Predicted 3D model of a 75-nucleotide RNA (transfer RNA) from a soil metagenome. Rfam family: tRNA.
RNA sequence: GCCGCACUAGCUCAGGGGUAGAGCACUCCCUUGGUAAGGGAGAGGUCGAAAGUUCGAAUCUUUCGUGCGGCACCA
Numbered sequence: 001g002c003c004g005c006a007c008u009a010g011c012u013c014a015g016g017g018g019u020a021g022a023g024c025a026c027u028c029c030c031u032u033g034g035u036a037a038g039g040g041a042g043a044g045g046u047c048g049a050a051a052g053u054u055c056g057a058a059u060c061u062u063u064c065g066u067g068c069g070g071c072a073c074c075a
Stems, first nucleotide, its partner, number of pairs: 001071007010024004018055001026042005048064005
C1' cells in the first nucleotide's frame, strides 16, 4: 500500500429501513435476626465520526477513524 471483518448501555452481545433490546453489573423495594440466593420496579444509548439516498437510516451507499486478520513491498 491492497483486501476482508468488527465498532450498539459500565461489560459481553442481539437487532440489518418504521425511531433500540437481552444477560451480567448499578439504584430502590420485598423476602431474612443478618448475609447470600430469589422476586418486583427503575435508571443508563442521539448505535465510532461526517456526508449521501429515502417520507423515514443503528440498518443501504461513500469517505474517514480505531481494532483485528490476510496479502504485498522496503530496509
Model confidence (mean pLDDT): 82 of 100. RNAcentral holds the sequence, with entries from MGnify.